The prediction has a mean pLDDT of 78. A computed fold for a 112-nucleotide RNA from Lujinxingia vulgaris, annotated as SAM riboswitch aptamer (S box leader). The source organism's lineage runs through Bacteria, delta/epsilon subdivisions, Deltaproteobacteria, Bradymonadales and Lujinxingia. Its Rfam family is "SAM riboswitch aptamer (S box leader)". Rfam links the family to the GO term regulation of gene expression. It was read from a public genome assembly, where an Rfam model found it.
[in-house]
This record gives sequence, C1' cells and structure tokens, in this order.
RNA sequence: CCGUCAUGCAGACCGGUGGAGGGAUAGGCCCUUUGAAGCCGGACCAACCUGCCAAUCCCGGUAAGGUGGUAAAGCCUGCGCAACUCCCUUCCUGUGGAGCGCACCAUGUCUC
Repeated sequence: CCGUCAUGCAGACCGGUGGAGGGAUAGGCCCUUUGAAGCCGGACCAACCUGCCAAUCCCGGUAAGGUGGUAAAGCCUGCGCAACUCCCUUCCUGUGGAGCGCACCAUGUCUC
C1' cells in the first nucleotide's frame, strides 16, 4: 500500500504555545481573533486488541498495557430501492418520506 472482518445515533477536555483556519471529499450548515490547525504537558473516554472475572449459544463486568478518541448522529445530504417493512399521494403511480442497502471515509484487527 492492497485486501478480509467488525464498528461508527453512546462516551470523554483543560492549560501552554501558535496566529487563521477547521469540520475527509462535493453541496449545505456549523465551529473559530470571546483564538482555528499544528506542537507540548496533564486529565478523561472505552470502539478494537490485551490482562483478569464471569459465561461457555448470544453476550457481560472490570482494568487502561497497545492503538484510537474527547463540538454538532460519520453534523446533514449525495447513489439506489433491486429486496423487506411502514407512511403519504395517486388510482396503480412516485424515494415523495421513513427505513433499508450500496458506495465513500474513519478506527481497530488479521493476512500479505
């Protein structure tokens, strides 16, 4: 880097430095000189791995060692409805709306 699998409507911030951006991307909409990103220190959360307990079908509790994370649902939307279940409309149609699915992205894990 490519790929497999799993998860993504929960949770969790303060200082110092810095000086204009940031929220992946496109369109929105937000955050931000009442100080963005980045860097440093400490704190916290608990998704995956891991330790311990429990269970031995699913699953749970705890710790915080390895990663990761700490505005807003992955902030919302995008593509589809092929299949399933509803709502609305129509009189037999339409993603119109839920919802679902796919894709993309992120994180972990495994293989290479």